[in-house]
RNA sequence: GGAGCAGGCAAGGUGGUCGCUCUCCGGUCCUCCAGCAGGAGGAGCCAGAGGGAGGAAAGUCCGGGCUCCACAGGGCAGGACAGUGGCUAACGGCCACCGGGGGUGACCCCAGGGAAAGUGCCACAGAAAACAGACCGCCCGGCAUUCAGUUACUUGAAUGUCAGGUAAGGGUGAAAAGGUGGGGUAAGAGCCCACCGCUCGUGCGGGUGACCGCCGAGGCACGGCAAACCCUGUCCGGAGCAAGGCCAAAUAGGUUCCGCCCUGAGGGUUGCCCGCCCGAUUGUGCGGAACGGGUAGGCCGCUCGAGUCUGCAGGCAACUGCAGGCCAAGAUGAAUGACCACCCUCGACAGAACCCGGCUUAUUGCCUGCUCUCAAA
Numbered sequence: 001g002g003a004g005c006a007g008g009c010a011a012g013g014u015g016g017u018c019g020c021u022c023u024c025c026g027g028u029c030c031u032c033c034a035g036c037a038g039g040a041g042g043a044g045c046c047a048g049a050g051g052g053a054g055g056a057a058a059g060u061c062c063g064g065g066c067u068c069c070a071c072a073g074g075g076c077a078g079g080a081c082a083g084u085g086g087c088u089a090a091c092g093g094c095c096a097c098c099g100g101g102g103g104u105g106a107c108c109c110c111a112g113g114g115a116a117a118g119u120g121c122c123a124c125a126g127a128a129a130a131c132a133g134a135c136c137g138c139c140c141g142g143c144a145u146u147c148a149g150u151u152a153c154u155u156g157a158a159u160g161u162c163a164g165g166u167a168a169g170g171g172u173g174a175a176a177a178g179g180u181g182g183g184g185u186a187a188g189a190g191c192c193c194a195c196c197g198c199u200c201g202u203g204c205g206g207g208u209g210a211c212c213g214c215c216g217a218g219g220c221a222c223g224g225c226a227a228a229c230c231c232u233g234u235c236c237g238g239a240g241c242a243a244g245g246c247c248a249a250a251u252a253g254g255u256u257c258c259g260c261c262c263u264g265a266g267g268g269u270u271g272c273c274c275g276c277c278c279g280a281u282u283g284u285g286c287g288g289a290a291c292g293g294g295u296a297g298g299c300c301g302c303u304c305g306a307g308u309c310u311g312c313a314g315g316c317a318a319c320u321g322c323a324g325g326c327c328a329a330g331a332u333g334a335a336u337g338a339c340c341a342c343c344c345u346c347g348a349c350a351g352a353a354c355c356c357g358g359c360u361u362a363u364u365g366c367c368u369g370c371u372c373u374c375a376a377a
Base pairs, nucleotide, nucleotide: 001373002372003371004370005369006368007367008366009365010364012343013342014341015340016339017338018337020052021051022050023049024048026046027045028044029042030041031040032039033038054349058360059359061358062357063356064355065354066240067239068238069237073274074273075272076271078236079235080234081233082232083097084096085095086094087093098112099110100109101108102107113231114230118229119228120225121224122223135170136169137166138165139164141162142161143160144159145158146157147156148155178196179195180194181193182192183191197220198218199217200216201215203214204213205212206211244300245299246298247297254291255290256289257288258287259286260285261283266278267277268276269275307326308325309324310323311322312321313320314319
């Protein structure tokens, strides 16, 4: 100098003028009580002080807080997760480790329980794709032909055919009846041996554990796919701020049909079932369905939160504890904009709508550490 890997920070800045919005304090004005003083409330206006989009606010993919319903039970269905140990309010998240895989490496990836409970799939190619094999080949024997040698008997080689043995070699394929090496054999084969792999062992040692290492025995089950159906284990009420409350207003407490009245219509309990609960007493009763009409306004919820910053301690870390400091948007047809001057790394992706913890996606600039490589000293 080049190419990579992992992490962190920022998100144009400063000043001025005008404008928007929230909170607080004060004044003015109005209403009520009082009738001296003062108190309460309020639309607006004036003046002052302070605050005003993000690391992803995006996606709406997960988990919760909060609100309401629910006797908050059981079963089926459905959904999610799946190595071990931790963190967390929780999670499908995060941290560390184990195993497997990728990379020269820094590092990265894995929906990582079960294929001997069952079912199913592995196209084409190939002889054969799991109760899975003989196309080419190799070996032995019979027969036929040819060649060579030989005095003859007889011997050897090549080709073809029949029958047998073989699964080492070759071919096909993503994958082919453990792998490498040696012995042995007519030629071969765990046929035998060594090492590796695999299975078993109340074996020994290390570790919280998943697992790792060693020892012993055994020639040893017939692959892959469960992100195929499935099996095993664990977990899971529902709906959602358009939740849910309060105030005010308006119309037609309309018309028709149906059901029921404790021998129970209807409703609730995710979808279904059981169970449980609520429920009107023949009354201008209760409920269901259809048609029709009115209102769709204001206030709360609404920002102090599993919050944030600093220090110390514990922990490999995620994170936890203690102490101290700080208060950081609450709009509602939707607030933060316009102009001027200067600086400069010349500014990307992009705007809250109840709140928080994650994940995923989009994107500019700067910084730190580490790996590989080239050149020089």
The RNA shown here (Bacterial RNase P class A) has 377 nucleotides and comes from a Nitrospirota bacterium.
Rfam family: Bacterial RNase P class A. Rfam links the family to the GO terms ribonuclease P activity, dimeric ribonuclease P complex and tRNA processing. Rfam classes the family as a ribozyme.
The sequence was found by an Rfam model in a public genome assembly.
The coordinates come from a structure-prediction model, not an experiment, and the mean pLDDT is 77.
The organism belongs to Nitrospirota, within Bacteria.